[in-house]
Context: one part of a larger RNA
């Protein structure tokens, strides 16, 4: 643009793709089979290996706007407190995301039609023959069975629901876009929450987690330093609460009962 009115939503599946792997062990049973050695088919459990999906409660990595410790040097006039720079100055730790070496979970069963093979019944050819007419068994391979996408499948499928009254012509319906706070969503479009009838961000407040015992004071002690006051104070992302800040205001689109 298109699917013969405009919408929002849920959908059938023509067609596409993906995935099929495989050890050991224990039964069955030391049993069929074989003189012995040896040692099964069948059919039943376990538990593994590579691969593939998910997801972060476990173990762990990382975690550059988080907590500490501490070297050098500059600055806050000094001390004492702290900033900066010095690979992120060094070191230890370590939230939420993201991830594996972590959890967890698939491959299948059941069933069509067959290949090679193996048979029934059976004549051309009074017998014989699985094939000539007929009928059957048989594989990880094919088509389905499981995942995913999917009506431009132009053969454009169905199902709810909403919205629309008489000439044009214009506003407008239902609805959707700019716009605008945002996101476990993303190159940008798109998707998804929200826009005051409002918890969508931030900020605040209380939480969880993380660090690991703050400053100021006050005792001890020449002092370094210890201890108390005190699970102390600080803390990105995590959970909730709460309209204190910003989602202001406003163009422009979209049917005429087909």
């Nucleotide at each position: 643009c298109g699917c013969a009115g405009g919408a929002a939503a849920u959908u059938u599946g023509a067609g596409a793709g993906g995935a099929g792997c495989u050890g050991u062990c224990c039964u069955u049973a030391g049993u069929a089979c074989g003189a012995g050695a040896g040692g099964a088919c069948c059919g039943g459990g376990a538990u593994g290996g590579a691969c593939g999906g998910a997801c972060c409660g476990c173990u762990g990595g990382u975690g550059a706007a988080u907590c500490u410790g501490u070297u050098a040097g500059a600055c806050u006039g000094c001390c004492a407190a702290g900033u900066c720079u010095a690979u992120a100055g060094c070191a230890g730790a370590g939230u939420a995301g993201c991830c594996a070496a972590g959890u967890c979970u698939g491959g299948a069963a059941a069933a069509g039609a067959u290949a090679a093979a193996c048979g029934c019944u059976g004549a051309a050819g009074g017998c014989a023959u699985c094939u000539a007419a007929g009928c059957g068994u048989g594989a990880a391979a094919c088509a389905g069975a499981c995942c995913u996408c999917a009506a431009g499948a132009u053969a454009a499928g169905a199902u709810u629901u909403c919205c629309c009254a008489a000439u044009u012509a214009a506003u407008u319906a239902a609805g959707a876009c700019c716009c605008c706070u945002u996101g476990a969503a993303g190159a940008c479009g798109a998707c998804a929450a929200g826009g005051u009838a409002g918890a969508u961000a931030g900020g605040u407040u209380g939480g969880a987690g993380g660090u690991g015992g703050a400053a100021g004071u006050g005792u001890a002690g020449c002092a370094a330093u210890a201890c108390a006051u005190g699970g102390a104070g600080c803390u990105g992302a995590c959970c909730a609460a709460u309209a204190c800040u910003a989602a202001u205001g406003g163009u422009a689109c979209g049917a005429g009962g087909g």